[in-house]
Molecule: Bacterial RNase P class A
Organism: Gemmatimonadota bacterium
RNA sequence: GGAGCGGCUCGGGCGAUCGCGCCGCCCACCGUCGGUUAACGCGGUGGGUGAGUGAGGAAAGUCCGAGCUCCAAAGGACAGGUUGCUGGGUAACUCCCAGGGAGGGCGACCUCACAGAAAGUGCAACAGAAAGGAUACCGCCCGCGCCGUUCGGCGGGUAAGGGUGAAAUGGUGAGGUAAGAGCUCACCGCGUUUCCGGCGACGGAAACGGCAUGGCAAACCUCUUCCGGAGCAAGGCCGAAUAGGGGAGAAGAGGUGGUCCGCCUCGUUCGACUCCCGGGUAGGCCGCAAGGAGGUUGCGGGUAACCGCCGCCCAAGAUGAAUGAUCGCCCCGCGUCGAAAGGCGCGGACAGAACUCGGCUUACAGAGCCGCUCCGCCC
Numbered sequence: 001g002g003a004g005c006g007g008c009u010c011g012g013g014c015g016a017u018c019g020c021g022c023c024g025c026c027c028a029c030c031g032u033c034g035g036u037u038a039a040c041g042c043g044g045u046g047g048g049u050g051a052g053u054g055a056g057g058a059a060a061g062u063c064c065g066a067g068c069u070c071c072a073a074a075g076g077a078c079a080g081g082u083u084g085c086u087g088g089g090u091a092a093c094u095c096c097c098a099g100g101g102a103g104g105g106c107g108a109c110c111u112c113a114c115a116g117a118a119a120g121u122g123c124a125a126c127a128g129a130a131a132g133g134a135u136a137c138c139g140c141c142c143g144c145g146c147c148g149u150u151c152g153g154c155g156g157g158u159a160a161g162g163g164u165g166a167a168a169u170g171g172u173g174a175g176g177u178a179a180g181a182g183c184u185c186a187c188c189g190c191g192u193u194u195c196c197g198g199c200g201a202c203g204g205a206a207a208c209g210g211c212a213u214g215g216c217a218a219a220c221c222u223c224u225u226c227c228g229g230a231g232c233a234a235g236g237c238c239g240a241a242u243a244g245g246g247g248a249g250a251a252g253a254g255g256u257g258g259u260c261c262g263c264c265u266c267g268u269u270c271g272a273c274u275c276c277c278g279g280g281u282a283g284g285c286c287g288c289a290a291g292g293a294g295g296u297u298g299c300g301g302g303u304a305a306c307c308g309c310c311g312c313c314c315a316a317g318a319u320g321a322a323u324g325a326u327c328g329c330c331c332c333g334c335g336u337c338g339a340a341a342g343g344c345g346c347g348g349a350c351a352g353a354a355c356u357c358g359g360c361u362u363a364c365a366g367a368g369c370c371g372c373u374c375c376g377c378c379c
Stems, first nucleotide, its partner, number of pairs: 001375010012330007020054003023050009033041002056350001060361002063359005068231004080227002084223001085099005100114001101112004115222002120220002122216002137162002139158003145154003170188006189211001190209008235286004245277005252266005292314001294313003298309004331348007
């Protein structure tokens, strides 16, 4: 200098003007509210005011795991879903950390549904002789049987070589043989047993076995782990008007009209009208934000995830749903003009709370930091 790997942080700043939600204070008005009927309190509406406060790293997807709430619930089994190497962390997890094994990369490092195919059922296109107790197309060989008999035919042997395929019944070498073959031997692989190391996954060694058990379980299945259901529209409380329900009283009540008479309407036990009670609805309050498995300097434990202690810090709470807009200066990037200083123009992402946490995944303009690897050159 170039090419990469892993991890972390931020994700515009300042000012002015206007505006929005919530909160505090003040003023005015309203209230069938409370109150000694009044000071005041409470509630609502409007206005003013404030050195109050107001989105995220993912608030997202709603994919996992919890808190919380209600319903259900002796216990067990089936069904269904789910987990799948080991040890640890955690409230818990399909998450995280450390490790083992397998695979990839020269390497930093990355990836893995990583139990069972010697329980069963099933699958394998095309090619190929043969695809699961398989076979002989080309080839090799005539030791053996028969015929002819230098050699060949029938028959037979073989699976070393060629060929097909994603995959062909251990691999390499030597011996052996008619040619071959774990047929025999050595090493490797595989299996069994024993010993050693490790908490363990697993690793190492030795002896024995002549090779059995081809692949696929993100095919059914088997084994194993865990799982009751629904979710803040959970759930709790207050509660009109109108209609309807229950109870008590009840013979009158209402309209017209200045008033009375009169007239009209409803009603007199299937009850007009008055009072009381209870349920539900509209609506309101709580849940719901001073909260918490919160964050963090330091110290201690641990390889780490994480845990413990002390101190400090934080503070949206809407519901037809606020958290914004404009301008100026600065910052970053690009374009353009310019010799330069600089000027001008354009652009600055993804997205956005809705009961609350822990994770995962996905989206993202741009900026910065730390550690490491490989290659080239120079000293």